[in-house]
Context: one part of a larger RNA
RNA sequence: AGCACAGGGCGGAUGCCCUGGCACUGGGAGCCGAUGAAAGACGCGACAAGCUGCGAAAAGCUGCGGGGAGCGGCAGAUACGCUAAGAUCCGCAGGUGUCUGAAUGGGGAAACCCACGCAGGGAAAGCCUGCGUAUCCGUACCUGAAUCCAUAGGGUGCGGAGGGGAACCCGGCGAACUGAAACAUCUAAGUAGCCGGAGGAAAAGAAAACAAAAGUGAUUUCCAGAGUAGCGGCGAGCGGAAUGGAAAGAGCCCAAACCGGAGUGCGAGCACACCGGGGUUAGGACUGCAGAAAUGACCUGCAACUGCAGCGGAACGGUCCUGGAAAGACCGGCCGUAGAGGGUGAGAGCCCCGUAAGCGAAGCGGGAGCAGGCAUGGCAGGAUCCAGAGUACUGCGAGACACGAGAAACCUUGCAGGAAUGAGCGGGGACCACCCCGUAAGGCUAAAUACUACCCAGUGACCGAUAGAGCAGAGUACUGUGAAGGAAAGGUGAAAAGGACCCCGGGAGGGGAGUGAAAGAGAACCUGAAACCCUGUGUUU
Repeated sequence: AGCACAGGGCGGAUGCCCUGGCACUGGGAGCCGAUGAAAGACGCGACAAGCUGCGAAAAGCUGCGGGGAGCGGCAGAUACGCUAAGAUCCGCAGGUGUCUGAAUGGGGAAACCCACGCAGGGAAAGCCUGCGUAUCCGUACCUGAAUCCAUAGGGUGCGGAGGGGAACCCGGCGAACUGAAACAUCUAAGUAGCCGGAGGAAAAGAAAACAAAAGUGAUUUCCAGAGUAGCGGCGAGCGGAAUGGAAAGAGCCCAAACCGGAGUGCGAGCACACCGGGGUUAGGACUGCAGAAAUGACCUGCAACUGCAGCGGAACGGUCCUGGAAAGACCGGCCGUAGAGGGUGAGAGCCCCGUAAGCGAAGCGGGAGCAGGCAUGGCAGGAUCCAGAGUACUGCGAGACACGAGAAACCUUGCAGGAAUGAGCGGGGACCACCCCGUAAGGCUAAAUACUACCCAGUGACCGAUAGAGCAGAGUACUGUGAAGGAAAGGUGAAAAGGACCCCGGGAGGGGAGUGAAAGAGAACCUGAAACCCUGUGUUU
């Protein structure tokens, strides 16, 4: 030194465990903010570094309700207190709420610096306290240049906005890798990304629609139609609609004609704009007749029920069994609208928490429905009048339509041109005729649909500490000028009973003693694999 056996060390695999995750289901809730948000800074404790809570009234103050014996958060020590005159704790409503932050008096290297006005305190201060003072938009007024009237400008009151938010939604701008086995049209994809905006949903929406000789009757979503019809260097690939079925269901308001009113342009005429009525496409005005039923998505109140604390809740004992411990075994019972689940020294329906049925609110919220208010709300005639203009449409250029210029309609519009007036106008995939459908150039509109940061209840042929989230708490430590990147790290025991005391040692550590079922469970703490290291014995060289 090798090998074998034995005993250790180191190490932290494996097994077991779960106050942590992951993915979903059902329900709720779905915005917050100048009444100062989200996010923070700094403080607040007897002692106080971190987290949590709170704000100079600072782990808290007040009221109301619940609850009923302990309490002063995590946090286990000491001290000092509170509590049946009901604390701690839970719910609801209030009060307080420093400084930063849209941050808004001005500034600024966020959490800091410096002001002004008014009021109060004070003998007074460069002191203290309170309130106000940003910008933009709207609105009503005041003031007011060059410049006479006026306007620009300046100012005041009142109202609003500003910023944040996981995904979802609408709009604007808009890639490339990639695929086409290269690549340019094409694809990826109107995706990613950036910007703007809104809401609990958003968008769309009440036919200038589809259809086809039969008809339907706003929109949205789903299933089928269908990977069909089509588009396509007819490559890669892209990809409908009608229609049928289902979810849901809801329709309305303006402009104009006409009537009335008070204005402006100095003015009877003319023109313009304003307000009220009227009216809205089974057209209307106008003329005649009639004067209600009903409806509502608006406002207010009430309200069944319901959410936010809770209450209540059945039934078991024994043993000389095993054991450290009984819930196990044995013996004998009981409850069950409750044998879900968790805990208790092991494996408990009947020990504890719960579970099933049932019950509950002073206060705040939701709310079917009801009541009141308000609003809407008819028939006939067919002469005249009205019915959305730089619009429709055309040309050129684009975009968007499943549709790549194509025979390319329909939709949007940058440039140019530019109508008609209901006997009108648009559409039915070039275009024309016939026929049919509709009524553009104004607006609003629940539900069915999308999503889940958040709350409640629950589920899992999901994970179990190199897994599951990055995090069993951490966006911490640490890295980076910065944007940003970003860990590791769980387990004594049933209970600290966490080893008094003695011995060796400077200590660390160890040996006794003691605790415990176990200390080979001693905090470097469950189990404790392998690699690796050491010791002993045997054997080989």
A computed fold for a 541-nucleotide part of an RNA from a Lachnospiraceae bacterium, annotated as large-subunit ribosomal RNA, domain I. Model confidence (mean pLDDT): 85 of 100. It matches the Rfam family "Bacterial large subunit ribosomal RNA".